[in-house]
Molecule: transfer RNA
Organism: Candidatus Aenigmatarchaeota archaeon
RNA sequence: GGGCGAGUAGCUUAGCCUGGCUGGAGCACCCGGCUGAUAACCGGAAGGUCGAGAGUUCAAAUCUCUCCUUGCCCA
Numbered sequence: 001g002g003g004c005g006a007g008u009a010g011c012u013u014a015g016c017c018u019g020g021c022u023g024g025a026g027c028a029c030c031c032g033g034c035u036g037a038u039a040a041c042c043g044g045a046a047g048g049u050c051g052a053g054a055g056u057u058c059a060a061a062u063c064u065c066u067c068c069u070u071g072c073c074c075a
Stems, first nucleotide, its partner, number of pairs: 001074007010027004020058001030044004051067005
């Protein structure tokens, strides 16, 4: 330099192809219940500018372009 992937909550991860009814789920943290107490279990709350910017559109995590980080392969 070229090719193909990955980036969504503190961590793991679905959704992306086919735009809207989702920003969902598990764990962790916090609050409460249960218990003599703890764990387990049950209930609840909080936590996301969906890697960054721009474009298309009534509407973008999703489509297009550029860039950043990272993995693999080729040279």